[in-house]
RNA sequence: GGAGAAGAUCAGAUGAUCGCCGAUACACCUUAGGUGUGCCGGAGGAAAGUCCGAGCUCCUCAGGGCAGGAUGGUCGCUAACGGCGACUGGAGGUGACUCCAAGGAAAGUGCCACAGAAAAAAUACCGCCCGGGCGAAAGCCCGGGUAAGGGUGAAAAGGCGAGGUAAGAGCUCACCGCUUUUCCGGUGACGGAAAAGGACACGGUAAACCCCAUCCGGAGCAAGACCAAAUAGGAGAACGUUUGAGGGCUGCCCGUCCAAUGUUCUCGGGUAGUGUCGCUAGAGACGUGAGGCAACUCACGCCCCAGAUGAAUGAUCAUCCCCGCGCGAAGGGCAACCCGGACGCGGUACAGAACUCGGCUUAUGAUCUUCUUCGCGC
RNA sequence: GCGGGAGUAGCUCAGGGGCUAGAGCGUCAGCCUUCCAAGCUGAGGGUCGCGGGUUCGAAUCCCGUUUCCCGCUCCA
Numbered sequence: 001g002g003a004g005a006a007g008a009u010c011a012g013a014u015g016a017u018c019g020c021c022g023a024u025a026c027a028c029c030u031u032a033g034g035u036g037u038g039c040c041g042g043a044g045g046a047a048a049g050u051c052c053g054a055g056c057u058c059c060u061c062a063g064g065g066c067a068g069g070a071u072g073g074u075c076g077c078u079a080a081c082g083g084c085g086a087c088u089g090g091a092g093g094u095g096a097c098u099c100c101a102a103g104g105a106a107a108g109u110g111c112c113a114c115a116g117a118a119a120a121a122a123u124a125c126c127g128c129c130c131g132g133g134c135g136a137a138a139g140c141c142c143g144g145g146u147a148a149g150g151g152u153g154a155a156a157a158g159g160c161g162a163g164g165u166a167a168g169a170g171c172u173c174a175c176c177g178c179u180u181u182u183c184c185g186g187u188g189a190c191g192g193a194a195a196a197g198g199a200c201a202c203g204g205u206a207a208a209c210c211c212c213a214u215c216c217g218g219a220g221c222a223a224g225a226c227c228a229a230a231u232a233g234g235a236g237a238a239c240g241u242u243u244g245a246g247g248g249c250u251g252c253c254c255g256u257c258c259a260a261u262g263u264u265c266u267c268g269g270g271u272a273g274u275g276u277c278g279c280u281a282g283a284g285a286c287g288u289g290a291g292g293c294a295a296c297u298c299a300c301g302c303c304c305c306a307g308a309u310g311a312a313u314g315a316u317c318a319u320c321c322c323c324g325c326g327c328g329a330a331g332g333g334c335a336a337c338c339c340g341g342a343c344g345c346g347g348u349a350c351a352g353a354a355c356u357c358g359g360c361u362u363a364u365g366a367u368c369u370u371c372u373u374c375g376c377g378c
Numbered sequence: 379g380c381g382g383g384a385g386u387a388g389c390u391c392a393g394g395g396g397c398u399a400g401a402g403c404g405u406c407a408g409c410c411u412u413c414c415a416a417g418c419u420g421a422g423g424g425u426c427g428c429g430g431g432u433u434c435g436a437a438u439c440c441c442g443u444u445u446c447c448c449g450c451u452c453c454a
Stems, first nucleotide, its partner, number of pairs: 001374010012320007020042003024038006044350001048361002051359005056220004063254004068216005073087005088102001089100004103211002108209002110205003125150002127146008158176002161173003177200001178197008224277003227273001234267006246258004284303001286301006322347005331339002379450007388403004396434001405421005427443005
C1' cells in the first nucleotide's frame, strides 16, 4: 500500500425571526370550551416489512379429546419467542471468521429417473480360477467356484496394507471405521482410554408421508369503553320455549354456558360528530458498582424524553463542521505535477411515529478500533 | 390492520422432483387455389419474477425478497 473479517459510534452544530402540536402557569372571555402571554418539550436506527413473541382489550369462564400448526444438539438468559449467549457435532474458507431446518431410516409406507448385470433381504456385463470337449494355433462350447479387479452411476454387501488361496473373499492379521461393555473428564450434548466382537447389522432420502419430545383458546387499538344526535326499536318469515332452536368456545366431537314476550334471517329505516377516552411512567432511558466466559441479573443514584387525527415537529437568514470541483491567492520549500490553503460554486445516504415493547429481515452514508492475508521497502 | 390469490413462449394458460418444458391463438415458410380466406404440414420463439438452501437432480419442496390482484370492519 492492496484485499478481507468482526465489533462500536454518529446520522450535522449554533444563533435570530416567523409559523405549528402538546404539557404547564397566569389573565380574560365564557363553559364537555376558546383567546393571549411566558416557559418547557416535540420522529428513527431502521420509525420500513408485518416475519415471530408478548403486554393490553374483548369474547360470562375458556374444560377434555381428535384434527391442525409450530419448534427440534446440550446447557443457560428472557415476560415470552421460531430470539440471544456459551459449548458440542458438522460444513465452508489459506486465514481472521462464517453458516447449519443439528431427534428417529431396526415402528411402518414411499422414492432413488437415465445409465448399469444389479438400486435393498438388490448382482454376474466384462473379467479371474478349476475340470472336460473341439481345434494346427488363435480361440470357442459345457459344468463348477468367485465378487478382490474393470465398467455404469450421486451412491454398488466397510477402508488401506500384508499374508493366504486353484482364483478370490474379514478367509487371517495389524491399523482405521462400526457394535457392545467398563473407566476417566464434563451439569450435559459429547470427548478420551481400554477390552471384547469378523453370523461387522440388507445403502441413501424425513425442507418425502410419518414416528418421538416440547408448546399452542380465539380475535385484535379499525381491540374496546363512553357521550351526543336522529329515526319507525317498523314489516315479514323460519325455528323454538327446559324434550334447548340459535349463539359462544380455531375446524369437528363431547361437555358446558347464555337464552324464553327467545334466537336467526330478509326487506325497509336512521345516524356517522372539525366528538371524548383508550394515547403514553414503561418487562423505561442514563450513570456507577457487584456477580457471570457471555447473553444478562442485582443494588444504588438520577431523569420524564412526541401523542398528532386529512394528520403537528417546519420555513427563512447568517456562521461554523464535513465532502467534491475550480483561475486556485498569501506563505513554506533548492526544485517539483510538493506542502499549504484565502476566495468562489455546489452538495451531504436510507428514509417519517399513529397502542406499546423484545427480536428477526430488508434499505443505507460517514468515522473509529481490533484481527487476518498478499505485495513492497527498511 | 386482517385474510386470500397470481408471476411459465409475443398473448391466454396447463404442468407439481428426472423424460425433449408443453397446448391454443398469433408470426414465418411450404402445399393447395386464378387470387384471398379456410385447411394441411413444418419451423422459429423460454435466465419458469429475483436470490439462497434441501436433494444425485428443483419450473415443482423450503426460506427470504419484489411486483400485481381480490375481499373484510357503524347503530338498531
This is a predicted complex of two RNAs, RNase P RNA and transfer RNA, with 454 nucleotides together. The prediction has a mean pLDDT of 76.